[in-house]
RNA sequence: CCUGCCGGUCGGGCGGUCGCGGGCGUCCAGAGGGCGUUCGAGGAAAGUCCGGACUCCAUAGGGCGCGGUGCUGGCUAACGGCCAGGCGGGGUGACCCGACGGCAAGUGCCACAGAGACAAACCGCCGGCCCGCGAGGGUCGGUAAGGGUGAAAAGGUGGUGUAAGAGACCACCGGCGGGUCUGGCGACAGGCCCGGCCAGGCAAACCCCACCGGGAGCAAGGCCAAGCAGGAGGAAAGGCGCAACAGCGCCGGGAGGCGGCCCGUCUCCUUUGACCUCCGGGUGGGCUGCUAGAGACGGCGGGCAACCGCCGUCCCAGAUGGAUGGCCGCCCCCCUCGUUCGAGGGGACAGAAUCCGGCUUACAGACCGACAGGGCUC
Numbered sequence: 001c002c003u004g005c006c007g008g009u010c011g012g013g014c015g016g017u018c019g020c021g022g023g024c025g026u027c028c029a030g031a032g033g034g035c036g037u038u039c040g041a042g043g044a045a046a047g048u049c050c051g052g053a054c055u056c057c058a059u060a061g062g063g064c065g066c067g068g069u070g071c072u073g074g075c076u077a078a079c080g081g082c083c084a085g086g087c088g089g090g091g092u093g094a095c096c097c098g099a100c101g102g103c104a105a106g107u108g109c110c111a112c113a114g115a116g117a118c119a120a121a122c123c124g125c126c127g128g129c130c131c132g133c134g135a136g137g138g139u140c141g142g143u144a145a146g147g148g149u150g151a152a153a154a155g156g157u158g159g160u161g162u163a164a165g166a167g168a169c170c171a172c173c174g175g176c177g178g179g180u181c182u183g184g185c186g187a188c189a190g191g192c193c194c195g196g197c198c199a200g201g202c203a204a205a206c207c208c209c210a211c212c213g214g215g216a217g218c219a220a221g222g223c224c225a226a227g228c229a230g231g232a233g234g235a236a237a238g239g240c241g242c243a244a245c246a247g248c249g250c251c252g253g254g255a256g257g258c259g260g261c262c263c264g265u266c267u268c269c270u271u272u273g274a275c276c277u278c279c280g281g282g283u284g285g286g287c288u289g290c291u292a293g294a295g296a297c298g299g300c301g302g303g304c305a306a307c308c309g310c311c312g313u314c315c316c317a318g319a320u321g322g323a324u325g326g327c328c329g330c331c332c333c334c335c336u337c338g339u340u341c342g343a344g345g346g347g348a349c350a351g352a353a354u355c356c357g358g359c360u361u362a363c364a365g366a367c368c369g370a371c372a373g374g375g376c377u378c
Base pairs, nucleotide, nucleotide: 001374002373003372004371006369007368008367009366010365012331013330014329015328016327017326018325020040021039022038023037024036025035026034027033028032042349046360047359049358050357051356052355053354054217055216056215057214061263062262063261064260066213067212068211069210070209071085072084073083074082075081086100087098088097089096090095101208102207106206107205108202109201110200122147123146124143125142126141127140128139129138130137131136155173156172157171158170159169160168174198175197176195177194178193179192180191181190182189183188221288222287223286224285230279231278232277233276234275238251239250240249241248242247252270253269254268255267256266257265295314296313297312298311299310300309301308302307332347333346334345335344336343337342
């Protein structure tokens, strides 16, 4: 220098002017308005895919079902996230990718081709018997060495053996399982011994194992104000005690408690009927929740790291038809025209709505750092 790989930062700047929303101060004031001052989108605010905080239902209970996750250790409020590591795969390499428990529990599936997709005879090989003068044919059996099909066909090479063969047996190699030792917290790695165990693949197939998960969500929830009109149908089973009535208690029955079933439990009702279904009517306003928080920045310390601790400083949007914008000037970057000069055009993706941690997706361009391969020079 070229090519590549990984991580991070930023994502127009300054000034003027006119506007918009919130807070505070002040003045006027009936709702409200004027003036001043201050704050006012993002790295993804997005998709709403995970996880939590918070709220209500029972304090979130038991069993079944259902759903999710799936190598190990750690981090964390939690996670399907992150960090470090192991194993497998890819790359010359930096580095990248992996739902990566179990198919040596059971069941199921394996397109086309093929005899056969798991204990398989289609061709071939070998033997017995029968027929034939013979070539050969038929039949019964053995055989997975050879051929053929296929993505995949029952370990590989050599030998012994045999009628022909075969992990049938032997040597070596490979795999698997069991035992044991060493290192490691562990996943795992390495060594030694034993066993012919060698019978395929698929669990993002059912399933098994381990762990996790109660439901609904800020339109949660609380308070205030205003307004209205009810009607039809369904619906249980009552009994006892106290009490003059009203009502209360016990047993039974019914309904509801925010996707399923059973139990349990709480609340309401039990004929003046809870609750359910349908029709009709009213409101659709305000306050709160609401933004100070697993907070931001800096320093020090611990840890390989994710992350954690301590100290200091700071306050950093809260709209509700929904503010966060427009214009001008100078500068910056890119493109085009063009003689230096200059002229014209452009500057991405997008945009809060209870908050937070992640993941994923979109994104013009600029910058920083580590590393790898190749080339050249000293």

A computed fold for a 378-nucleotide RNA from a Chloroflexota bacterium, annotated as Bacterial RNase P class A. The model forms 97% of the base pairs in the Rfam consensus. A source record names the gene rnpB. The sequence is in RNAcentral, with records from ENA.